Predicted 3D model of a 72-nucleotide RNA (transfer RNA) from Camelus ferus.
It matches the Rfam family "tRNA".

RNA sequence: AAGGGUAUAGCUCGGUGGUAGAGCGCGUGCUUAGAGUGCACGAGGUCCUGGGUUCAAACCCCAGUACCUGCA
Repeated sequence: AAGGGUAUAGCUCGGUGGUAGAGCGCGUGCUUAGAGUGCACGAGGUCCUGGGUUCAAACCCCAGUACCUGCA
C1' cells in the first nucleotide's frame, strides 16, 4: 500500500427503518446541626463529516476524517 474494527449526553455504553435512552457524574428540592447516604425532580445530544436510497435514516449504501488493530 491493501484489510478489519470503532465514532451516540461530561464519562462508560445500549439502541438492526417510525418521538434518542440507561448507569455514573452535574443541578434543584426533601431528609441532616452540617456533610454523606437515601428519595423525588431537572438540565445536558448537529447520533464524527458530506452525499445517496426511502413516505420516513443514529440504523441501509457511497466517500471522507480521527483513533484502535492483526498478517506478511